[in-house]
RNA sequence: CUGCAUAUUGGGCAAACUUAUCGAAAGGUGAGGACGCAAAGCCAGGGGUCUAAAAUCCGCAGGGGUCAUGACAGCCGGUUGCCACG
Numbered sequence: 001c002u003g004c005a006u007a008u009u010g011g012g013c014a015a016a017c018u019u020a021u022c023g024a025a026a027g028g029u030g031a032g033g034a035c036g037c038a039a040a041g042c043c044a045g046g047g048g049u050c051u052a053a054a055a056u057c058c059g060c061a062g063g064g065g066u067c068a069u070g071a072c073a074g075c076c077g078g079u080u081g082c083c084a085c086g
Base pairs, nucleotide, nucleotide: 002086003085012037013036017032018031019030020029021028022027035074041079042078043077046076047075048072049071050070055066056065057064058063
C1' cells in the first nucleotide's frame, strides 16, 4: 500500500417488548431490555418501503381517493474506517 475469506482479546452498537415524552401518522428521543451486528459508523440529492397532517379531487353528509413538503441507513446502494490476520 492492498484484501476483508477466517478467528481471538478488549471495547462498541442494540431488534422485539415495557415505560416516559414529542408527533396527525409513519416514526423520533430518554430509561429499561438483548434478537442480532465487523461497518447495526456516516449519507434520505440513486432505487425501494412506510405514513398522509396540509393541499387537492369526489360526495348533501358520514366518509373516500390522490399526493411528501414527513419518515426509515437493522432493505438495496453510496461513502469513510480501527485491531488482528493474509